Transfer RNA from a Clostridia bacterium, 74 nucleotides, folded computationally. The coordinates come from a structure-prediction model, not an experiment, and the mean pLDDT is 81. Its Rfam family is "tRNA". Rfam classes the family as a transfer RNA.
[in-house]
RNA sequence: CUACCCGUAGCCCAGCUGGAUAGAGCGUCAGACUCCGACUCUGAAGGCCGAAGGUUCGAAUCCUUUCGGGUAGG
Numbered sequence: 001c002u003a004c005c006c007g008u009a010g011c012c013c014a015g016c017u018g019g020a021u022a023g024a025g026c027g028u029c030a031g032a033c034u035c036c037g038a039c040u041c042u043g044a045a046g047g048c049c050g051a052a053g054g055u056u057c058g059a060a061u062c063c064u065u066u067c068g069g070g071u072a073g074g
Stems, first nucleotide, its partner, number of pairs: 001073007010026002013023001019057001028044005050066005
């Protein structure tokens, strides 16, 4: 320098043939249980999807640019 892949909650990931209020697990907090804790069960908080622009009635999803990480080649 070129090609490709990834970026979504504190962490690891799903969702990506466009459709409304974006989800699971772990973790955190609260409650139940217990003599107290652990386990278990219930509930809650927490992200407008790396950033900007465009297309569209509608974008996490499509297009462009850009930032960060990774792989391969030179």